[in-house]
RNA sequence: GGAAUUCUUCGGGGCAGGGUGAUGUGCAGAUGCACAGAUUCCCGACCGACGGUAACCUGUGAAGCAGGAAGUCCGUGAACUGCGCAAGCAGCCGAUCCGGUGCAAGUCCGGAACCGACAGUAUAGUCUGGAUGAGAGAAGAAGCUU
Numbered sequence: 001g002g003a004a005u006u007c008u009u010c011g012g013g014g015c016a017g018g019g020u021g022a023u024g025u026g027c028a029g030a031u032g033c034a035c036a037g038a039u040u041c042c043c044g045a046c047c048g049a050c051g052g053u054a055a056c057c058u059g060u061g062a063a064g065c066a067g068g069a070a071g072u073c074c075g076u077g078a079a080c081u082g083c084g085c086a087a088g089c090a091g092c093c094g095a096u097c098c099g100g101u102g103c104a105a106g107u108c109c110g111g112a113a114c115c116g117a118c119a120g121u122a123u124a125g126u127c128u129g130g131a132u133g134a135g136a137g138a139a140g141a142a143g144c145u146u
Base pairs, nucleotide, nucleotide: 001145002144005142006141007140008139009138010137017043018042019041023036024035025034026033027032045126046125047116048115049076050075051074052073056068057067058066059065060064071114072113080091081090082089083088096112097111098110099109100108118129119128120127
């Protein structure tokens, strides 16, 4: 300095504030009053897994190099569906435009948008649950060799 393999640890965030009132309860007793009542509806608020890429940022005088930087670019993962005793395999797998600068922008700057498994429940990206689970992957150690 480096390969197969093995082990250990780590490995997801989020409804502030307001409105409505399905429904429930109590009282009353002829059909009214009171209270409770959605993080799901409406206004609005908030959040962004992992690897890659990078005209930006930081360090160094420059070049070069190192580190950081995308929810909507290229991929991965979970979930879901099918098959299988299982390991696993296959399927499915969300969402971005406009303006600026520039040789060049999907990544920079400005602005405006958009997206988010399944089950439960008053219709859920944010509550509860499967899940003290699984996992892309990250870090470290052992190992063998020079």